[in-house]
RNA sequence: UGAGUCAGCUGGACGGCCGCUCGGCUUUUGCUGGGAGGAAAGUCCGGGCUCCAUAGGGUAAAGCGCCAGGUAACGCCUGGGAGGCGAGAGCCUACGGAAAGUGCAACAGAGAGUAUACCGCCGAACUCGAGUUUAUCUUGGGUGGUAAGGGUGAAAUGGUGCGGUAAGAGCGCACCGCGCAGCUGGCAACAGUCUGUGGCGAUGGUAAACCCCGCUUGGAGCAAGGCCAAAUAGGAAUCCUUUGCUGCGACCCGCAGUGGAUUCGGGUAGGCUGCUUGAGGCUUGCGGUGACGCAGGUCCCAGAUGAAUGGUCGUCCACGACAGAACCCGGCUUAUAGGCUGACUCUUUUU
Numbered sequence: 001u002g003a004g005u006c007a008g009c010u011g012g013a014c015g016g017c018c019g020c021u022c023g024g025c026u027u028u029u030g031c032u033g034g035g036a037g038g039a040a041a042g043u044c045c046g047g048g049c050u051c052c053a054u055a056g057g058g059u060a061a062a063g064c065g066c067c068a069g070g071u072a073a074c075g076c077c078u079g080g081g082a083g084g085c086g087a088g089a090g091c092c093u094a095c096g097g098a099a100a101g102u103g104c105a106a107c108a109g110a111g112a113g114u115a116u117a118c119c120g121c122c123g124a125a126c127u128c129g130a131g132u133u134u135a136u137c138u139u140g141g142g143u144g145g146u147a148a149g150g151g152u153g154a155a156a157u158g159g160u161g162c163g164g165u166a167a168g169a170g171c172g173c174a175c176c177g178c179g180c181a182g183c184u185g186g187c188a189a190c191a192g193u194c195u196g197u198g199g200c201g202a203u204g205g206u207a208a209a210c211c212c213c214g215c216u217u218g219g220a221g222c223a224a225g226g227c228c229a230a231a232u233a234g235g236a237a238u239c240c241u242u243u244g245c246u247g248c249g250a251c252c253c254g255c256a257g258u259g260g261a262u263u264c265g266g267g268u269a270g271g272c273u274g275c276u277u278g279a280g281g282c283u284u285g286c287g288g289u290g291a292c293g294c295a296g297g298u299c300c301c302a303g304a305u306g307a308a309u310g311g312u313c314g315u316c317c318a319c320g321a322c323a324g325a326a327c328c329c330g331g332c333u334u335a336u337a338g339g340c341u342g343a344c345u346c347u348u349u350u351u
Base pairs, nucleotide, nucleotide: 002346003345004344005343006342007341008340009339010338012316013315014314015313016312017311018310020035021034022033023032024031025030037322041333042332044331045330046329047328048327049221050220051219052218056253057252058251059250061217062216063215064214065213066080067079068078069077070076081095082093083092084091085090096212097211101210102209103206104205118150119149120146121145122144125143126142127141128140129139130138131137158176159175160174161173162172163171177200178198179197180196181195182194183192184191185190225273226272227271228270235264236263237262238261239260240259244258245257246256247255280299281298282297283296284295285294286293287292
């Protein structure tokens, strides 16, 4: 100098005039303080809160799946391990089990899992011919042996080398790989130029296939729920009725209650509350690799309900992206013009 990786902040500013909404003070007039996001989006997870409701056990179903921590909790976050990608800083992982069982893998190929002989190699053993130099020779075939070489394929039953054999093969040996047992380090997952032992394959692949194993799990939701006012018809019919029915997402048991189901018809849909002080924000110190925790200080920071932030003028400027709360909070995912900052990696040049 250029390229890259990880993390963070911001996401128009200032002034004037008029306007909207909530709170406080004020008899009124008015004064004063506050007023959309980092994702408010998705409605994908987890909860707080309210009700069922006195609320238990099991089956099914669903979710998660390496280890250790954090958290109210989680499918989230942090650190570590293993596998993989990258030159590196770093990034990714739907990461328990294939020796409980079932299934699947097109085509090619002989053969795709207690599999296999296409091209080859052999001719030791047995056998049928032919030839000649009659030698237990040469050659062709069969029964047979073989899986080292070649081919097909994404993948072909440990690898390299030496020996051995008729030709070969862990058949034997050395080294590597793998299994088992131990030792060392680590809380653990795991790791090891560690020790011993076994020729070793019943450890090809696939569970984001069914399945097995371990852990977790009531439901509905602020349109929950509570209060007040008003109005109507304390309505009618049919069926079942304590061996019934109802309540709790499905089923069973259990528990509680005593009526339940269906159809027709009538009235109301208004107001208040829930509604914002929180697993809260900011900051200091301590502990921790970190997520985070503990202690102190300080602040109050939207509560609308046909739905509040707007209009206009002037200046600056990066010329303005994605986009608007509706009970609240912790995450994840998706969208995002531009501006700023820090750390790290590689490269070029100079000193």
Record summary: The RNA shown here (Bacterial RNase P class A) has 351 nucleotides and comes from Spongiibacter pelagi. The sequence was found by an Rfam model in a public genome assembly. Rfam family: Bacterial RNase P class A. The family's RNA type in Rfam is ribozyme. Rfam describes the family as follows. Ribonuclease P (RNase P) is a ubiquitous endoribonuclease, found in archaea, bacteria and eukarya as well as chloroplasts and mitochondria. Its best characterised activity is the generation of mature 5'-ends of tRNAs by cleaving the 5'-leader elements of precursor-tRNAs. Its mean pLDDT, the model's own confidence on a scale to 100, is 77. Of the family's consensus pairs, 97% are formed in the model.